[in-house]
Molecule: transfer RNA
Organism: Candidatus Aadella gelida
């Protein structure tokens, strides 16, 4: 330099024939329970979907550029 895969909540990830409000688990916070902790149960907060553009009535999803990580080729 060329190619492939990936980047979504604090963490690990799901979501790809574009369509109502973007989700799960763990973690965090509050509450219930308990002599206390833990476990269990209930609830809540938390995301400019790597970044910038484009297409569209509508984009995490399609297109272009770009950054980062891993792998392959030279």
């Nucleotide at each position: 330099g060329g190619g492939g895969c990936g980047g979504u909540a604090g963490u690990u990830c799901a979501g790809u024939u574009g369509g109502c409000u973007a989700g799960a688990a763990c973690g965090u916070c509050g509450g219930a329970c308990u002599g206390u902790c833990g476990a269990u149960c209930c609830g809540a907060a938390g995301g400019u979907c790597g970044c910038g553009g484009g297409u569209u009535c509508a984009a995490g999803c399609c297109c272009c550029g770009u950054c980062c990580g891993c792998c392959c080729c030279g």